[in-house]
This is a predicted structure of a 718-nucleotide part of an RNA (large-subunit ribosomal RNA, domain II) from Hansenia oviformis. A source record names the gene rrn23. Lineage of the source: Eukaryota > Streptophyta > Euphyllophyta > asterids > Hansenia. The RNAcentral record of the full RNA draws on ENA.

Context: one part of a larger RNA
RNA sequence: GCCGGCGACUCAUAGGCAGUGGCUUGGUUAAGGGAACCCACCGGAGCCGUAGCGAAAGCGAGUCUUCAUAGGGCAAUUCUAGUCGCGUGCUCUAGACCCGAAGCGGAGUGAUCUACCCAUGGCCAGGUUGAAGCGCGGGUAAGACCGCGUGGAGGACCGAACCCACCAGGGUUGAAAACCUGGGGGAUGAGCUGUGGGUAGGGGUGAAAUGCCACUCGAACCCAGAGCUAGCUGGUUCUCCCCGAAAUGCGUUGAGGCGCAGCAGUUGACUGGACAUCUAGGGGUAAAGCACUGUUUCGGUGCGGGCCGCGAGAGCGGUACCAAAUCGAGGCAAACUCUGAAUACUAGAUAUGACCUCAAAAUAAAAUAACAGCAGUGAGACGGUGGGGGAUAAGCUUCAUCGUCGAGAGGGAAACAACCCAGACUACCAACUAAGGUCCCUAAGCGUGUGCUAAGUGGGAAAGGAUGUGGAGUUGCAUAGACAACCAGGAGGUUGGCUUAGAAGCAGCCACCCUUGAAAGAGUGCGUAAUAGCUCACUGGUCAAGUGAUUCCGCGCCGACAAUGUAACGGGGCUCAAGCACACCACCGAAGUUGUGGAAUUCGCAUAUUAGACAAGCCUUCGUGGUUCAGCCGUGCGGAUCGGUAGGAGAGCGUCGUGUGGCGAGUGAAGCGGCGGUGGAAACCAGCCGUGGACGCCACACGAGUGAGAAUGCAGGC
Numbered sequence: 001g002c003c004g005g006c007g008a009c010u011c012a013u014a015g016g017c018a019g020u021g022g023c024u025u026g027g028u029u030a031a032g033g034g035a036a037c038c039c040a041c042c043g044g045a046g047c048c049g050u051a052g053c054g055a056a057a058g059c060g061a062g063u064c065u066u067c068a069u070a071g072g073g074c075a076a077u078u079c080u081a082g083u084c085g086c087g088u089g090c091u092c093u094a095g096a097c098c099c100g101a102a103g104c105g106g107a108g109u110g111a112u113c114u115a116c117c118c119a120u121g122g123c124c125a126g127g128u129u130g131a132a133g134c135g136c137g138g139g140u141a142a143g144a145c146c147g148c149g150u151g152g153a154g155g156a157c158c159g160a161a162c163c164c165a166c167c168a169g170g171g172u173u174g175a176a177a178a179c180c181u182g183g184g185g186g187a188u189g190a191g192c193u194g195u196g197g198g199u200a201g202g203g204g205u206g207a208a209a210u211g212c213c214a215c216u217c218g219a220a221c222c223c224a225g226a227g228c229u230a231g232c233u234g235g236u237u238c239u240c241c242c243c244g245a246a247a248u249g250c251g252u253u254g255a256g257g258c259g260c261a262g263c264a265g266u267u268g269a270c271u272g273g274a275c276a277u278c279u280a281g282g283g284g285u286a287a288a289g290c291a292c293u294g295u296u297u298c299g300g301u302g303c304g305g306g307c308c309g310c311g312a313g314a315g316c317g318g319u320a321c322c323a324a325a326u327c328g329a330g331g332c333a334a335a336c337u338c339u340g341a342a343u344a345c346u347a348g349a350u351a352u353g354a355c356c357u358c359a360a361a362a363u364a365a366a367a368u369a370a371c372a373g374c375a376g377u378g379a380g381a382c383g384g385u386g387g388g389g390g391a392u393a394a395g396c397u398u399c400a401u402c403g404u405c406g407a408g409a410g411g412g413a414a415a416c417a418a419c420c421c422a423g424a425c426u427a428c429c430a431a432c433u434a435a436g437g438u439c440c441c442u443a444a445g446c447g448u449g450u451g452c453u454a455a456g457u458g459g460g461a462a463a464g465g466a467u468g469u470g471g472a473g474u475u476g477c478a479u480a481g482a483c484a485a486c487c488a489g490g491a492g493g494u495u496g497g498c499u500u501a502g503a504a505g506c507a508g509c510c511a512c513c514c515u516u517g518a519a520a521g522a523g524u525g526c527g528u529a530a531u532a533g534c535u536c537a538c539u540g541g542u543c544a545a546g547u548g549a550u551u552c553c554g555c556g557c558c559g560a561c562a563a564u565g566u567a568a569c570g571g572g573g574c575u576c577a578a579g580c581a582c583a584c585c586a587c588c589g590a591a592g593u594u595g596u597g598g599a600a601u602u603c604g605c606a607u608a609u610u611a612g613a614c615a616a617g618c619c620u621u622c623g624u625g626g627u628u629c630a631g632c633c634g635u636g637c638g639g640a641u642c643g644g645u646a647g648g649a650g651a652g653c654g655u656c657g658u659g660u661g662g663c664g665a666g667u668g669a670a671g672c673g674g675c676g677g678u679g680g681a682a683a684c685c686a687g688c689c690g691u692g693g694a695c696g697c698c699a700c701a702c703g704a705g706u707g708a709g710a711a712u713g714c715a716g717g718c
Stems, first nucleotide, its partner, number of pairs: 001718003005714002012093001014091002019086005026048003032042002052059002062074004097235002100232001104225001106223001108221002115199009124189001126158003129154001133150006162186003166183005201217001203213003210219001238652003242648002248261005262377002265374004275353001277349005287339001288337002293333009304322002306319005380405010410421003425598004430594003436588003439572003445585001447584006458574001464558002468555010485542005491515003496510003521536001525534002600641008616628004653707001655704010671691005676685003
């Protein structure tokens, strides 16, 4: 890992609700008795109901509050049945759906490992160094001291046994739950070691690392408390059918948990409507505005102040400074409003309607609102719109509102929960469409018409830049000849004045005139030390028809740099558009819609062809006899509906056993292997073959140790 087996909402108690049954002349017993058990039966204590109000005393169809006969609250009066069982759903108390802690207190067991201690034993090859002391000699006044011997000290040196574990390699499902190999450290010492003994769990021991105390140590192990507790994680077993959420508000030692409300389902009784439309309302948002509150720019007038001048002072005067207030013009505001929408909201009406429902009809049902029993949710996500926070950042965060996903499949967007289209009961080798598409991959148009684009723009991007190109305007010049090109002129006063070493059109400052003339600036640029020189404006000629400026719109260009590999159309490929714009005609295209068949749910109508039960009415010979209607079940027709997580409700299948009835079986039960067949599913057998060798099945009730794929599930096999 696989296979088959086991494996999780139970039992008791108490409670109220709906269902169902008994009695209702109110219902019912509890303990106990019941002479074999369980029953029957007995047992009326008690409980619920029949009256409420008040905290209570208490009063009582009333009562409480209160001075109150007032008002108000609750109750009674019109409606109007309770009680005791049973099974189901739920809750309380208990282990309470199952598995799972780390831990806590208690009583014990451990020092054969290891830490330290005690007692008693054992062990340390070989080699080296050569302390004190002593002897002799030297030396001294005596010493100190020196030399040579002797001597054999040392947590001395080298290095086996022994002890340790520093480095590297290997090993890492190992040969080994700490090893192997090669090096390494200590090796007469605070050394190593045998045997026996001691210290025990908040305790020991510790040359101290929270180390060690039997592969266990920030508190050993074992047993019991104990199924501790777990607002946490995981798991929770057959089928079909109907409906179908939430991720919000308030509170919470609350934030991944709860309580109440909101939102689902279901059943009952109730209302006659929810939506749209219409009518009537209030509002202060968007916008706008400046009348208020603030803010703000310019101008006018200018209080007051500053500065300056005069004056001995008082004061007077000036001011291109600041500037209140006011006037004119122009702006801004979530916490401004003289104004003021669209929506939204509230109420009413019901002629009409597209909602629910539906042939019609507001009658029944459904929808809506509220009530009662029983849920889940209370982490939401993205997209559009209106805001806050942030940086008008974020697949950011937080509100409001709508949508989708969540819980939604299908088609489109290459792929792609949330975007676009569209809500899947089922079958079909039928049809029409949506979004989106129609050259090939790839279903359908190299469709039609008129333009645009040359950039592969299309098929990624800004400020900004540019005689790209198409269109629409405005305007200047132009056959009295424009624009461009070429030929020619471009002068004189004058080197204007100033400044300057110089300044002559051309460093700078000031002025910017006059003359001649077709025209020519006291000079546009280059240039010179300054001149000179070149050139322009301006003018004539040659030529001969358009040429400049500017605004707006369409499509393009540059701006344009990233990491494996084209890689910024899904690809091929496309400009002879298969690109862009506008208009048009076809077609393709989904689980949408339609067609045909089928199934289910629900509603309506019809039905007597059968049978049964119950309620009501009528008749009755009183026999629970006859008959009628309504509902249920069945059948037929018609309409609508049938995505679905959490979750609710309904109907079934299967397993084991019990009771009653009916059957099968050695002429072969169950089980097992296979074939064949049936049903809408769980499943089943009108059958057959083999194996097997003794029990089994069906119907109706009842009762559960009742359904396995997951829990790092449990044990077994392979």